[in-house]
RNA sequence: AUUUUAUACCGAAGGGUGGAGAGACAGGCUCUGCGAAACCCUGGCAACCCCUCCAAAGUGGAGAAAGGUGCCAAAUCCUGCCAAAAACCCGGCCUUUGCCGAGGCGAUUUUGGAAAUAUAAAAU
Repeated sequence: AUUUUAUACCGAAGGGUGGAGAGACAGGCUCUGCGAAACCCUGGCAACCCCUCCAAAGUGGAGAAAGGUGCCAAAUCCUGCCAAAAACCCGGCCUUUGCCGAGGCGAUUUUGGAAAUAUAAAAU
């Protein structure tokens, strides 16, 4: 670097150095001189690997936190592609509320799926 599998609405911050950016990308929105990134120290969260026990098998469940990673603003901060629904628009019907539709849907909302990204564990 690529591929595969799993997970991503929970959780967890103080200090020092540093001195202007950061949140992957684009748009939005947000954080930031009441101090960004990065590095270091300490602390913590979680439970992927590892470990213990039970059951037994394309493995599952419970526990632990010593070790290897990871993480500690905002849902992966939101959206991005596809589909459906709602709302809205249009048309028809109807006194009105409203009902109907092989219609529209740039912009709005919700849901599902995908993609992308991140992390872990493997393989190459």

A computed fold for a 124-nucleotide RNA from a Saprospiraceae bacterium, annotated as SAM riboswitch aptamer (S box leader). Rfam family: SAM riboswitch aptamer (S box leader). About the family: The SAM riboswitch is found upstream of a number of genes which code for proteins involved in methionine or cysteine biosynthesis in Gram-positive bacteria. The SAM riboswitch acts at the level of transcription termination control. The predicted structure consists of a complex stem-loop region followed by a single stem loop terminator region. An alternative and mutually exclusive form involves bases in the 3' segment of helix 1 with those in the 5' region of helix 5 to form a structure termed the anti-terminator form. This entry represents the conserved core of the complex structure involving helices 1-4.